[in-house]
């Protein structure tokens, strides 16, 4: 170097929140505060799954958007030990 297991070391994210602002039709995002938890709780919307908004006759189905802390998948990373 590389995989693969253990622990989790300096350290790192950051859940819920009738918490605060702020954008958006929303769904949800962004900062602040918190801290449930997580070896990818880094990145990416490929494929499923789900939510949201339009058409449609409710639903199906399309067509757009969303969430990588739903689950795959593809990348990139982490002292020590074995």
């Nucleotide at each position: 170097u590389g995989a693969u297991u253990u622990u989790g070391a300096u350290g790192g994210c950051a859940a819920a929140c009738a918490u605060c602002a702020c954008a958006g039709u929303g769904a949800u995002g962004u900062g602040g505060g918190g801290a449930c938890g997580c070896a990818a709780a880094g990145c990416c919307a490929u494929g499923g799954a789900u939510c949201c908004u339009g058409u449609u006759u409710u639903g199906g189905a399309c067509a757009g958007g969303a969430u990588c802390g739903c689950c795959a998948g593809g990348u990139u990373g982490u002292a020590a030990u074995a």